[in-house]
The prediction has a mean pLDDT of 82. A computed fold for a 255-nucleotide part of an RNA from Halobacteriales archaeon QH_8_64_26, annotated as large-subunit ribosomal RNA, domain VI. Its Rfam family is "Archaeal large subunit ribosomal RNA".
Context: one part of a larger RNA
RNA sequence: UGUGAGGUGCUUGACGGGAACGUCCGUAUAGUACGAGAGGAACUACGGACGGUCGCCGCUGGUGUACCGGUUGUCCGCAAGGGCACGUGCCGGGCAGCCACGCGACACGGGGUAAGAGCUGAACGCAUCUAAGCUCGAAACCCACCUGGAAAAAGAAGCACCGUUCGAGACCGCUCGUAGAAGACGAGUUCGAUAGACUCGGGGUAUACGCGCCGAGGUAACGAGGCGUUCAGCCCGCGAGCACUAACGGUCAAG
Numbered sequence: 001u002g003u004g005a006g007g008u009g010c011u012u013g014a015c016g017g018g019a020a021c022g023u024c025c026g027u028a029u030a031g032u033a034c035g036a037g038a039g040g041a042a043c044u045a046c047g048g049a050c051g052g053u054c055g056c057c058g059c060u061g062g063u064g065u066a067c068c069g070g071u072u073g074u075c076c077g078c079a080a081g082g083g084c085a086c087g088u089g090c091c092g093g094g095c096a097g098c099c100a101c102g103c104g105a106c107a108c109g110g111g112g113u114a115a116g117a118g119c120u121g122a123a124c125g126c127a128u129c130u131a132a133g134c135u136c137g138a139a140a141c142c143c144a145c146c147u148g149g150a151a152a153a154a155g156a157a158g159c160a161c162c163g164u165u166c167g168a169g170a171c172c173g174c175u176c177g178u179a180g181a182a183g184a185c186g187a188g189u190u191c192g193a194u195a196g197a198c199u200c201g202g203g204g205u206a207u208a209c210g211c212g213c214c215g216a217g218g219u220a221a222c223g224a225g226g227c228g229u230u231c232a233g234c235c236c237g238c239g240a241g242c243a244c245u246a247a248c249g250g251u252c253a254a255g
Base pairs, nucleotide, nucleotide: 006162007161008160009159010158011157015148016147017146018145021051022050023049024048025047026046027045028044034039052106053105054104055103056102060100061099062098063097067093068092069091070090071089072085073084074083075082076081095237109143110142111141116136117135118134119133169252170251171250172249173189174188175187176186177185194246195245196244198241199240200239201238202236203235204234205233210229211228212227213226214225217222
């Protein structure tokens, strides 16, 4: 891209992908079998460690240029509040997210075989695992396990439901994120909690400005700092509530 298929949801699974596991130690077996002794196993079951793979962030820890606080120099006349000093000035903390140093999972079993071990058994009256036939037998192979998947194939995979003259459904647009390079995917679109605002909850900093009192010193003005107001103030990519704001508007469509 052509053709077919009205649609939605859920299944099946042709055919694919995977290494998801690997190694070691310990305990019991057992001071047993074996061996004169010295010494000294295994089958099997269980526990653990390390490496690897996949996933997660409740804990621990890292980052955290969202955020909060302290502080130096300088500038805005002073204070307050700030700018710059990195593309955070420096320092102390730190939510979410992302991570590892943190946490979890990664059985069993079945089938056909290889080398090999055998049964029965001739050719060759014996013998012979092989010629016919049969039983076993690997960390390898196939299944199991995880995962993609109605499939480039034609008479249409299955089931349930919706729709067929006003419509099942789909899309654009818009509000967004459990998604994301673009597409895609997912949640919504007023019959609405999708995002923002607000309130509350939860959380981070560490006790704001102003005012009052104290305050070394100073005639005084002033005055670093301390205490109280104040578990304050400031802030939040989190949760809930709540239609206040914004989700306006439009198109296609089987039959």